A computed fold for a 534-nucleotide part of an RNA from an uncultured bacterium, annotated as small-subunit ribosomal RNA, 5' domain. The prediction has a mean pLDDT of 87.

[in-house]
Context: one part of a larger RNA
RNA sequence: GGAUGAACGCUGGCGGCGUGCCUAAUACAUGCAAGUCGUGCGGCAGCAUGCAUUUCACUAAGAUCCGGAAGUUUUCGGGGUUUUGGUGAAAUGUGAUGGCGAGCGGCGGACGGGUGAGUAACGCGUAGGAAUGUACCCCAAAGUGAGGGAUAAGCUCAAGAAAUUGAGUCUAAUACCGCAUAUGGUCUGAUGACAAUUGUCUUCGGAUUAAAGCUUUCGAGCGCUUUGGGAACAGCCUGCGUAAGAUUAGCUAGUUGGUGAGGUAAUGGCUCACCAAGGCUACGAUCUUUAGCUGUUCUGAGAGGAUGAUCAGCCACACUGGAACUGAGACACGGUCCAGACUCCUACGGGAGGCAGCAGUAAGGAAUCUUCCACAAUGGGGGCAACCCUGAUGGAGCAACGCCGCGUGCAGGAUGAAGGCCCUCGGGUCGUAAACUGCUUUUAUUAGUGAGGAAUAUGACGGUAGCUAAUGAAUAAGGGUCUGCUAACUACGUGCCAGCAGCCGCGGUCAUACGUGGGACCCAAGCGUUAUCC
Repeated sequence: GGAUGAACGCUGGCGGCGUGCCUAAUACAUGCAAGUCGUGCGGCAGCAUGCAUUUCACUAAGAUCCGGAAGUUUUCGGGGUUUUGGUGAAAUGUGAUGGCGAGCGGCGGACGGGUGAGUAACGCGUAGGAAUGUACCCCAAAGUGAGGGAUAAGCUCAAGAAAUUGAGUCUAAUACCGCAUAUGGUCUGAUGACAAUUGUCUUCGGAUUAAAGCUUUCGAGCGCUUUGGGAACAGCCUGCGUAAGAUUAGCUAGUUGGUGAGGUAAUGGCUCACCAAGGCUACGAUCUUUAGCUGUUCUGAGAGGAUGAUCAGCCACACUGGAACUGAGACACGGUCCAGACUCCUACGGGAGGCAGCAGUAAGGAAUCUUCCACAAUGGGGGCAACCCUGAUGGAGCAACGCCGCGUGCAGGAUGAAGGCCCUCGGGUCGUAAACUGCUUUUAUUAGUGAGGAAUAUGACGGUAGCUAAUGAAUAAGGGUCUGCUAACUACGUGCCAGCAGCCGCGGUCAUACGUGGGACCCAAGCGUUAUCC
């Protein structure tokens, strides 16, 4: 000098873009962060609709009875009973329709999001490899026949404070289970060709192995089963590289190799039986300490040194330790089981929980934000779709934490005003600085207008950005330093005191080094200090 996820001191006008618990992987109140599908299913708790029945109110027409006025062909009006129709309200029934709480079933909860505790390792980086798997997606081929028995929900009981659980009974499916069929697949016998680790292909046999429906505008659409290929993803193996310590020198019995078996999607001591006695090590084994790795980032002319926040790739972890289940995929952050520590509820019998998700709280600390808005965009899950969910994400809020940009006016103006400071008392300096005159309006405030991001519809941001007009210099400057290094000097106070200081060093009565004033210098919405790296 440069740099920082910085902090502290003084100061602080605006905008854009970023960044924001580096410490206790400490403990967490509260809310939300993973659901969805009724076009798989039985159903119907709630809401709405339709239909049916009953009751009530109003109304129209008819029948009948009573009695009144004019009056005796008849006309007018009133009351009661009853029938039919319409309208409205209420109740009950009905899954019939829209839809739907709970349930069975499917797909997704293995992604996305967080953290860096562990790990010195095929963990990561790079370059290769062979003995593998893959739900959803794409391409191609073939198929989708006929049946069965349950069970949840429901209903009836029962236990419990609760969490939850038990018994009986009923029912459905794209849930479950046989059977048929097999283009094919798998295993196996023979056959021939090519190859040569168990390979690839031809032909003929044997055994074995599938399926599920739903909707429809009747055109079809969405599915299901088997097989081959693709895409992308994942598992495995290897060469090389990957911190410090020798005040760590020997380490190792599944250890090293073989044979056989088991196991896995797959190779392999991965596991087991038997056999052999190997394997690693001064080119640093083993042990100890430290540490997630990388692209990068900072610095430097480079070589190098340091670093691994944000963003991106990989890995590991999810209160601590262990385990498997389900599944295409987990040994699973918001799944299960066991043990432990901690917290909470309890009727004391027993139960519940896991913010290293987003906010937020406490604690720790020099120190790090809102218990905000929206699914409008991008993306993800489910769904035929409409749509639903999404603290991913898009945004807003807070913080000069960083970078970048803008402003705090511009021009004229000498009696060089007043005032401050210095003075050799002549003057010098602050200083064209101010006042004063003219001008401008970035910014600010007010009003109007007003996008793009969105397709043809949908905008949280947001009446935001921008544009136009009006007002008026109006709203806006500090911090550090001034002996030398190092740009910038004097007066007073103090008197080895008080103090300064990065180094050398200043201060003991003439201090450009302490304190204050004036002046000057350097940066500037910042300036200094501290810490760390080059």